This is a predicted complex of two RNAs, RNase P RNA and transfer RNA, with 457 nucleotides together.
Rfam match: Bacterial RNase P class A. About the family: Ribonuclease P (RNase P) is a ubiquitous endoribonuclease, found in archaea, bacteria and eukarya as well as chloroplasts and mitochondria.
Its mean pLDDT, the model's own confidence on a scale to 100, is 75.
RNA sequence: UCAGAGGAUCGGGCGAUCGCCGCCAUGCAAAUGGGGGAGGAAAGUCCGGGCUCCACGGAACGCGGUGCCGGGUAACGCCCGGCGGGGGCGACCCCAGGGAAAGUGCCACAGAGAGCAGACCGCCGAUGGGCUCCCCCGGGAGUUACAGGCAAGGGUGAAAGGGUGCGGUAAAAGCGCACCGCGCGAUGGGCAACCAAAGCGGCAUGGCAAACCCCACCGGGAGCAAGACCGAAUAGGGACGGCACGUGGGCAACCACAGGGCAGGAACCGGCCCCGUCGUCCGGGUUGGUUGCUUGAGGCUGUCGGCAACGGCAGUCCUAGAGGAAUGAUCGUCCAGGAGUGAAAGCUCCAGACAGAACCCGGCUUAUAGAUCCUCUGACCGC
RNA sequence: GCGCCCGUAGCUCAGCUGGAUAGAGCGCGGGACUUCUAAUCCUGAGGCCGCUGGUUCGAGUCCAGCCGGGCGCA
Numbered sequence: 001u002c003a004g005a006g007g008a009u010c011g012g013g014c015g016a017u018c019g020c021c022g023c024c025a026u027g028c029a030a031a032u033g034g035g036g037g038a039g040g041a042a043a044g045u046c047c048g049g050g051c052u053c054c055a056c057g058g059a060a061c062g063c064g065g066u067g068c069c070g071g072g073u074a075a076c077g078c079c080c081g082g083c084g085g086g087g088g089c090g091a092c093c094c095c096a097g098g099g100a101a102a103g104u105g106c107c108a109c110a111g112a113g114a115g116c117a118g119a120c121c122g123c124c125g126a127u128g129g130g131c132u133c134c135c136c137c138g139g140g141a142g143u144u145a146c147a148g149g150c151a152a153g154g155g156u157g158a159a160a161g162g163g164u165g166c167g168g169u170a171a172a173a174g175c176g177c178a179c180c181g182c183g184c185g186a187u188g189g190g191c192a193a194c195c196a197a198a199g200c201g202g203c204a205u206g207g208c209a210a211a212c213c214c215c216a217c218c219g220g221g222a223g224c225a226a227g228a229c230c231g232a233a234u235a236g237g238g239a240c241g242g243c244a245c246g247u248g249g250g251c252a253a254c255c256a257c258a259g260g261g262c263a264g265g266a267a268c269c270g271g272c273c274c275c276g277u278c279g280u281c282c283g284g285g286u287u288g289g290u291u292g293c294u295u296g297a298g299g300c301u302g303u304c305g306g307c308a309a310c311g312g313c314a315g316u317c318c319u320a321g322a323g324g325a326a327u328g329a330u331c332g333u334c335c336a337g338g339a340g341u342g343a344a345a346g347c348u349c350c351a352g353a354c355a356g357a358a359c360c361c362g363g364c365u366u367a368u369a370g371a372u373c374c375u376c377u378g379a380c381c382g383c
Numbered sequence: 384g385c386g387c388c389c390g391u392a393g394c395u396c397a398g399c400u401g402g403a404u405a406g407a408g409c410g411c412g413g414g415a416c417u418u419c420u421a422a423u424c425c426u427g428a429g430g431c432c433g434c435u436g437g438u439u440c441g442a443g444u445c446c447a448g449c450c451g452g453g454c455g456c457a
Base pairs, nucleotide, nucleotide: 001379002378003377004376005375006374007373008372009371010370012334013333014332015331016330017329018328020037021036023034024033025032026031039354043365044364046363047362048361049360050359051223052222053221054220063219064218065217066216067215068082069081070080071079072078083097084095085094086093087092098214099213103212104211105208106207107206120154121153122150123149124148127147128146129144130143131142132141133140134139162180163179164178165177166176167175181203182201183200184199187196188195189194227291228290229289230288237282238281239280240279241278242277243276246257247256248255249254259274260273261272262271264269298317299316300315301314302313303312304311305310335352337350338349339348340347341346384456385455386454387453388452389451390450393409394408395407396406402440411427412426413425414424415423433449434448435447436446437445
């Protein structure tokens, strides 16, 4: 210098003017003054908790989730450290990483054979049989590929029951041996996962559990529209008291007449409504108001313990709390960015990432223009 | 704030318990019939299975995370 790896931080600054939403003070009010007002993700709602209400005797089954080991934590599917496997020259990165010798199921097509393996091409034909020849009549040689033996090689497939070499054989084969791999593993190390390994075993039980399942562990339900308090007018419910309280039918609900009121109509008449009213008290409860509400597993600094996540102690700080919902706009200047022009200085134009709190926290995931810092790796060059 | 479903051809939908070269109807192109059109018949084209990863020999299907759309309850 180039190419990378890991981690952290910021994510426009300052000033002026005009607004928006809470809080405090003054004021009868109008208003005035002071002070405060988004994020690292406020997002997705994917996990875990706090808080609140409801339910609840225990256990099991079922359902859902998690899944190497140890630690952290209020808890977690999160984080830290380690182990194992895989990738990269490396810094480093990725892994749903328990069980396939508990059971069931699946492994299409191709292929001889796909799960207590199998023989298409092939190799052999030692042994037994057939045929020919030789012979000292006991046999020997050749041939055939009938019985049969084999799985080396070819071929199919994602996968074919260890690999390479030597021996061995009729041809072969862990059949034997050496090395490698695999399984079991005395013993040693480690809290553990696991690691190392004397020795033993000729090699046996291929894959899939993000198929059912088995094992271990975890999980009661709902969510701030949770929940609590206050409670107007009107209507309706109940209790008590005062006043009023006709007739007939019907078991009753109710109906008819009488009574009262309203509107229409000149009237007869027909329609609708009421048939208790007034007062006091009680309980429920709609609109509404108050609360829950933001001081919290809180932030920052220092120090101690720990490899770390994190924890202990001390000091310090208070930082939106609302209702369908405020947190904005313009200008100037600086800061970096892009484009054009120019030899350069400079000038002109554009644009300031993703996004927007709604009970609160811890995580994960996703979006994010640009800028800065720290540590480390590889290659090349120079000293 | 909770809970659930869907995304496959231009449109509407199938596709099961993974074995695929992904189907059907309508629509579209060409041809036949007809004087012409419609209807009918024959034939053809058209798909990154919403996106990105993973599991598996193999993914439209299984799993995870995103993106888009819809529904229900309080």